The RNA shown here (SAM riboswitch aptamer (S box leader)) has 103 nucleotides and comes from Metabacillus lacus.
RNA sequence: AACUUAUCAAGAGAGGCAGAGGGACUGGCCCUGUGAAGCCCGGCAACCGGUUUGUGAACACGGUGCCAAAUCCUGCAAAGCAAUCUGCUUUGAAAGAUAAGAA
Repeated sequence: AACUUAUCAAGAGAGGCAGAGGGACUGGCCCUGUGAAGCCCGGCAACCGGUUUGUGAACACGGUGCCAAAUCCUGCAAAGCAAUCUGCUUUGAAAGAUAAGAA
């Protein structure tokens, strides 16, 4: 890297260092010097472990994860609505992210 299953409209600093970028990709639309990424501290969260008499519960103790906007919207298909151009809504895929697992 590829496979399986689950989840993805909740939640998380007016701190320090640092200095220009960032939001996966496409097209958009945004965030950013009233300071991006990254690092530290801080915080959120119960997926796994551990705890608990518990197919329940509590807990951030251990292993991850996360901390603008719905996975920011969108990209393929179907249905509905409105139609001059074309647009809007819903659902499902695809893609992506995270966790646990399997070869």

Taxonomically the source falls in Metabacillus (Bacteria, Bacilli, Caryophanales, Bacillaceae).